[in-house]
Molecule: Bacterial RNase P class A
Organism: Thermodesulfobacteriota bacterium
RNA sequence: GGAGUAGAACAGAUGGCCGCUGCCCUGCCAUUCAGGCGGGGGGGAGGAAAGUCCGGGCUCCGCAGGACAAGGUGCUGGGUAACCCCCAGUCCCGGCGACGGGAAGGCAAGUGCCACAGAGAGUAGACCGCCUCUCAGGAUGCAUUGCAUCCAGAGGGGUAAGGGUGAAAGGGUGAGGUAAGAGCUCACCAGUCCCGCCGGUGACGGCGGGAGCUAGGUAAACCCCACCUGGAGCAAGACCAAAUAGGGGGACGUUUAAGGGCUGUCCGUCCGAGUUCCCGGGUAGGUCGCUUGAUCCCUAUGGCAACAUAUGGACUAGAUGAAUGGCCAUUGCCUCGACAGCGGGUGACCGCUUCGAGAAACAGAACCCGGCUUAUGGGCUGCUCCGACA
Repeated sequence: GGAGUAGAACAGAUGGCCGCUGCCCUGCCAUUCAGGCGGGGGGGAGGAAAGUCCGGGCUCCGCAGGACAAGGUGCUGGGUAACCCCCAGUCCCGGCGACGGGAAGGCAAGUGCCACAGAGAGUAGACCGCCUCUCAGGAUGCAUUGCAUCCAGAGGGGUAAGGGUGAAAGGGUGAGGUAAGAGCUCACCAGUCCCGCCGGUGACGGCGGGAGCUAGGUAAACCCCACCUGGAGCAAGACCAAAUAGGGGGACGUUUAAGGGCUGUCCGUCCGAGUUCCCGGGUAGGUCGCUUGAUCCCUAUGGCAACAUAUGGACUAGAUGAAUGGCCAUUGCCUCGACAGCGGGUGACCGCUUCGAGAAACAGAACCCGGCUUAUGGGCUGCUCCGACA
C1' cells in the first nucleotide's frame, strides 16, 4: 500500500432574517357558545422515529377445574418483565486466516413422497455381463452313431463381483469361499447402537469393551416427544356533552278552541291540532388516558460476558388532518488539488502547517418500552492475509 474481518461512536456548532405548532403571560374586538385578530417569553424527531416481524407493560372483554383442537418453540448453561432476543459454550459446515453461518429433538415409532433417466427408488432390482440346466443345430478331434471341446440360437434358474442409469442403487480394502457370486466367513479401517471408566453443572469430549455386520434421503411432509400460549387493541378505555330526529313522563288544548300571523297593547279578522316543560340514551365536539419510565449517564462492586446491585446526577415533543421548516454568513470534522515549508523514518512513505475548491445520505414521532430486520453518509479503532520497497 492492497484485500478482508470485527467493534464502538457521530449524524455538527454559533449568529441573523422569514415562517409553523403546543404551553405560559398579555392587548383589542365580540360576547349564546369551549370565539376571532394580535404581541412577548420559553419548548419542539431518530439511529433507525421505518417494516409492524417477535416479546412485554397498560386497557377492556372472557375465565371453577380438566381435556381436546389450533398455533408457536426445539443443542447446552446463563441473562431478562418477556421473547422467534442477548451472552458464554458444545457439535457440524465455510474460510489460508482474522472470523462467519446453522428451525441443531425423533425417519434403527408408524405412514407418505423421491421428478427425469433407469431393469429396479426400498425389508429393492436381472438391462448388459458372469455361472448353470434343458432343447434343437453347426464345426473339430477321438472314434463309430457315442463322448469331449468350441461356436452361435431359444427357454428356465442362480448371481448384486463388473458395466450402465441417476442427486442417491443396501459400507471400503484384502484374503478365504463358490458353478459363478455375495458380510457368506475372517482380518483391518470407517460408521451406528449398547455398556463401563474418566473430565465437564450440561450439551459433549477422551479411553476401553461388545453387538449386528451397515440401517438410503426427506419431519420449513403428515406425525411422535418435550415445553409455551385466553381474545382484542389507545380507533384500547373513562368522563363531559350541543343542534336535529326519535324515546319516556308532566301541564294546557283539540270547534266551549291551546297556540300562531296581521303593529307594542286591546278589539277585530285569518290560519288552526298540537304547544310547552322535564328526564334519560346516543352522535358532532371537547377533556382525560399522554408521557417519570423494566428510563438515561457517571462511578463502584459481583460476573468471562449478557446483566444485576448500590451511590450520585439528568429528564429536553405530546401534536390529532396532525407542527418540528427555509435562506444567508462564519466555523469544527472530512475529502480532493496545488506548490512550498517543517518534522519523523535507512527507505518506500507518513504526520503537521499554508492556499484554493467541495459534500451532507437514509429518512420523519402518533400509548409506551425491549429486540430483530431493512434503508443510509463520511470517518475511527482492534485484528487477519497478501504484496511492494528499503